[in-house]
RNA sequence: GAAGCAAGCCAGACCGCCGCUGGGGCAAGCAUGGAAACAUGGCCCUGGAGGAAGGUCCGGACUGCAUAGAGCGGCGUAGCAGCUAACGGCUGCCCGGCGAAAGCCGAGGAUCAGAGCAACAGAGACGAGUCAAGCCGGGUUUCGGCCCGGCUUGGGUGAAACGGGCAAUCUCUACGCGCAGCAACACCAAGUAGGCCAGCGUUGAUGCGGCUCGCAGAGCUGGCGGGUAGGUGGCACCGAGCCGGGGCGUGAGUCCUGGCCCAGAGGAAUGGCGGUCACAUCGCCCGGCUCGCAAGGGCAGGGCGGUGCACAGAAUCCAGCCUAUCGGCUUGCUUCACUC
RNA sequence: CUCGCUGUAGCGCAGCGGAGAGCGCGCCUCGUUCGGGACGAGGAGACCGAGGGUUCGAUUCCUUCCGGCGAGACCA
Numbered sequence: 001g002a003a004g005c006a007a008g009c010c011a012g013a014c015c016g017c018c019g020c021u022g023g024g025g026c027a028a029g030c031a032u033g034g035a036a037a038c039a040u041g042g043c044c045c046u047g048g049a050g051g052a053a054g055g056u057c058c059g060g061a062c063u064g065c066a067u068a069g070a071g072c073g074g075c076g077u078a079g080c081a082g083c084u085a086a087c088g089g090c091u092g093c094c095c096g097g098c099g100a101a102a103g104c105c106g107a108g109g110a111u112c113a114g115a116g117c118a119a120c121a122g123a124g125a126c127g128a129g130u131c132a133a134g135c136c137g138g139g140u141u142u143c144g145g146c147c148c149g150g151c152u153u154g155g156g157u158g159a160a161a162c163g164g165g166c167a168a169u170c171u172c173u174a175c176g177c178g179c180a181g182c183a184a185c186a187c188c189a190a191g192u193a194g195g196c197c198a199g200c201g202u203u204g205a206u207g208c209g210g211c212u213c214g215c216a217g218a219g220c221u222g223g224c225g226g227g228u229a230g231g232u233g234g235c236a237c238c239g240a241g242c243c244g245g246g247g248c249g250u251g252a253g254u255c256c257u258g259g260c261c262c263a264g265a266g267g268a269a270u271g272g273c274g275g276u277c278a279c280a281u282c283g284c285c286c287g288g289c290u291c292g293c294a295a296g297g298g299c300a301g302g303g304c305g306g307u308g309c310a311c312a313g314a315a316u317c318c319a320g321c322c323u324a325u326c327g328g329c330u331u332g333c334u335u336c337a338c339u340c
Numbered sequence: 341c342u343c344g345c346u347g348u349a350g351c352g353c354a355g356c357g358g359a360g361a362g363c364g365c366g367c368c369u370c371g372u373u374c375g376g377g378a379c380g381a382g383g384a385g386a387c388c389g390a391g392g393g394u395u396c397g398a399u400u401c402c403u404u405c406c407g408g409c410g411a412g413a414c415c416a
Stems, first nucleotide, its partner, number of pairs: 001336010012277007020048007030041004050311001054322002057320001059318003062181004069213004074177005079093005094108001095106004109172002114170002116166002131154010185233004195224006206216002226415003241260008279308008288299004341412007350365004358396001367383005389405005
């Protein structure tokens, strides 16, 4: 220097003006909207998208249903050991595959428990047997042969030919999982025809999102008709939290310690304009180095102007996985080439 | 936002390990008719939403994307 591999990071920066939205403090105790619950309004300080906020694939927190209970069924996972709140995630090692290597990939238990499947082709496809040839023995004969049994060998078909394949077929083994989801759920306010009909129900309906037991238990379901579709909490929070240091561990991680407080609406905020600088790219101009006889080409640079800056937008929260992503940076490693 | 279902011919559907992937309507050609409809005969048209995997072999099984549809506030 070239090609490649792994890990990590950035996702333009700063200033000014105008706006949107959350929180805290002070003040007021008033005004506005509203039937009410409740919301909004002043001044000051301060916060405001991501590495995936995305897909909703998996796990958990939280909430309700028995306090989440038992059995069967069902679903999921699958080398071994570990990490973790938990996981289908992650780490280490083994095995297998790819690569020259760094390294990458793997749904990687069991087919001696049982069942099922295998189109077409082929004599024969999962139970065994038999297509051809040769040899041996027996039977029969019109002496060409034919039939039966045994042994050996072989071509062809096909993914696979008697020994296997398929468990991303049923199944078995081990382990895990109760069901639902913040439109969960709790509360406040308002409203009424708090009604009528049918069915089931203390011989147990229904709760209980497959069935049975168990527990609770007097209402439940459907139709017709009527009413409200407003507000608050959950919800943004000291948390499986972020940054730094140290100990232990090969590692995922864990323990101790110092500092920090860091988005949050509810038709849904996180934006717009201007300037300076930086980056990429295009056009024009300028001079320089270099190859070439020349025409022309290559390399790095400066000035002006234009354009551009990916994928994508939090909606209860967290941890992963998967998918999308212009361009750029850092570190480590492998192989090759050259120079000393 | 949270869940569920679904994608096969122009339209509506079936098929769920081995078929040339079927059915109805529609479309095209011919016959019949004076002409049209109906009827009869024949025919075309899908590579099963897209990619990857398991398997000898996937529309079918698994997985990742893409699209479409539906449900979920209460009172009584």